[in-house]
Background: RNAcentral holds the sequence, with entries from MGnify. This is a predicted structure of a 348-nucleotide RNA (Bacterial RNase P class A) from a marine sediment metagenome. The coordinates come from a structure-prediction model, not an experiment, and the mean pLDDT is 76. Its Rfam family is "Bacterial RNase P class A". It is annotated as a ribozyme.
């Protein structure tokens, strides 16, 4: 000078103030329970990311015979985990002198289809513009062969030397490079090494369709549950008043129907409101054991915000300076992003 992990991310004091819990006092209530208090006291009160809401779970409700199609996600191999677009280890590829870093990294694109800008004659099982060879033609030019030379391009069907040929060409040969098959060695595997054979070699692209493998029902704590005023509605009971009908008429009585009033009770959906969900959990810390590691196991120990318009703040003093990003809202594991600074391990 650099690389890569870990820890912390203000501390102390005083005053005032806020949320939660406990407690005392006062009030409501006959007491209790419960509630209220511009009353007191005590304890306690944000983060490493509480954030983005990007993955994965728990939990809750809804849906659901089984199977398939479709759609979406993931994608080297092995392991860890409740699970993961997570983590650990290994392989391969690329970068760096190195520590180390980066990686949508399955189908070595011969299952099939597609695409390859511009330039170029031609962009794939191609291609004759120039050149070379040959034929026709007086010539200009034309036909045929040729992918070796030139030119274009990111990319033009392997490289060097030879044989061969009219000229040429993996057409053939030797060596080399590359690919594939088979065998073998190491490894759980990805893969790597070695041997042998093959056609000579069909370019790139799957963050194009596609194929293969694995996984995936939907919505989310305003999930959802319990209690439940008031009010709409329904019913029961007894009472009062009125009307009608029948018995010859009137009165009385009885019976049935309809409507109304106020009363008591029940049912009822569930609004306001209250409570639960809601913080003891895949939990934190320490020791030991085990594993390269992520992690796992055993023992001990600790309990640490919980609101519902939403608390965690302000001022002063000291610490050399107090200044970064930012603030819970069902919980948990990750990832990503933001961040002044302090301490510390290992390595080059």
């Nucleotide at each position: 000078g650099g690389u890569u992990g870990g820890u912390c991310g203000g501390g102390g004091a005083a005053u005032c103030g806020c949320g939660g819990c406990g407690u005392g006092c006062g009030c409501c209530c006959a007491c209790a329970a419960g509630g209220c208090g511009a009353c007191g006291c005590g304890c306690u009160g944000a983060g490493g990311a509480a954030a983005g809401u990007c993955c994965g779970c728990a939990c809750u409700c809804c849906a659901c015979a089984g199977a398939g199609c479709g759609c979406g996600a993931u994608g080297u191999c092995g392991g860890c985990u409740a699970a993961c677009c997570g983590c650990c280890g290994a392989g391969c590829a690329g970068g760096g002198c190195a520590a180390c870093c980066u990686g949508a990294c399955g189908g070595a694109a011969c299952a099939g289809u597609g695409c390859c800008a511009c330039a170029g004659a031609g962009a794939u099982g191609a291609g004759a513009g120039u050149g070379c060879a040959u034929c026709c033609g007086c010539a200009a030019g034309g036909g045929u062969g040729u992918g070796a030379g030139g030119g274009u391009g990111a990319a033009a069907c392997g490289g060097u030397g030879g044989u061969g040929u009219a000229a040429g060409a993996g057409a053939c040969c030797a060596c080399c490079a590359g690919c594939g098959g088979c065998g073998u060695u190491a490894g759980c595997a990805a893969u790597a090494g070695c041997g042998u054979c093959g056609g000579c070699u069909a370019g790139g692209u799957a963050a194009a369709c596609c194929c293969c493998a694995u996984c995936g029902g939907g919505a989310g704590c305003a999930a959802g549950g319990u209690c439940a005023a008031g009010c709409a509605g329904a019913g029961a009971c007894a009472u009062u008043g009125g009307g009608g009908c029948u018995g010859c008429u009137c009165g009385u009585c009885c019976c049935g129907c309809a409507a109304a009033a106020a009363g008591u009770c029940u049912c009822g959906g569930g609004u306001a409101g209250a409570c639960c969900g809601c913080a003891u959990g895949a939990g934190g810390c320490g020791a030991c054991g085990u594993g390269c590691g992520a992690g796992c196991g055993u023992c001990g120990u600790c309990c640490u915000a919980g609101a519902g318009a939403g608390a965690u703040g302000a001022u002063u003093c000291c610490c050399u300076a107090a200044a970064a990003c930012a603030g819970a809202a069902u919980g948990c594991g990750g990832c990503u992003u933001a961040c002044g600074g302090a301490c510390u391990g290992a390595c080059c």